[in-house]
RNA sequence: ACCUUAUCAAGAGUCGGGGGAGGAAUCUGGUCCUAUGAUCCCGCGGCAACCAUUUAUAACGUGAGCGUUAUAAAAAGGUGCCCAUUCCAGCAGGCGUGUGCCUGAAAGAUAAGGA
Repeated sequence: ACCUUAUCAAGAGUCGGGGGAGGAAUCUGGUCCUAUGAUCCCGCGGCAACCAUUUAUAACGUGAGCGUUAUAAAAAGGUGCCCAUUCCAGCAGGCGUGUGCCUGAAAGAUAAGGA
């Protein structure tokens, strides 16, 4: 880099240090952040509950120990995340006609699994 599945309208920094110009994935348009120092890196703090773990309940299997599945809770582990819906649109369809609204796709992100 590729494939599959799930999720993406919620949540979490007015912190300390470094650094010094663009950044919000890519292209276009819009919009926003940024020398009152962003994006980024390190530390600390936090969010969440995908995986693992623990507990409870139920169902199923088992002679039993126990196992599997589902739901709920916890948060010491593996990841991830902490402006704006994945910032919005672009493609297709529907409703409307006001430059609007809705649904789906594509692309992307994250997790788990696979080759």
RNAcentral holds the sequence, with entries from Rfam. Predicted 3D model of a 115-nucleotide RNA (SAM riboswitch aptamer (S box leader)) from Alteribacter lacisalsi. Of the family's consensus pairs, 97% are formed in the model. The prediction has a mean pLDDT of 82.